RNA sequence: GGGCCUGUAGUCUAGUGGUUAGGACGUCACGUUGACAUCGUGAAGAUCAGGAGUUCAAUUCUCCUCAGGCCCA
Numbered sequence: 001g002g003g004c005c006u007g008u009a010g011u012c013u014a015g016u017g018g019u020u021a022g023g024a025c026g027u028c029a030c031g032u033u034g035a036c037a038u039c040g041u042g043a044a045g046a047u048c049a050g051g052a053g054u055u056c057a058a059u060u061c062u063c064c065u066c067a068g069g070c071c072c073a
Stems, first nucleotide, its partner, number of pairs: 001072007010025004018056001027043005049065005
């Protein structure tokens, strides 16, 4: 330098154009306990890496950039 893949809460991930972006772990509150743990209930937490485009509508499709990984030279 060229090609391919990945980027979604603190962490791991589902979602694949459409009506509140879902789950697990973690955090917080309440209940349970003498207390802790476990368990139950609830809550907060995501500018879907950034920008532009297509579209009535983009996390999803296209392009560019950034970061990480793999292959070739």

The RNA shown here (transfer RNA) has 73 nucleotides and comes from an archaeon. Its Rfam family is "tRNA". Rfam classes the family as a transfer RNA.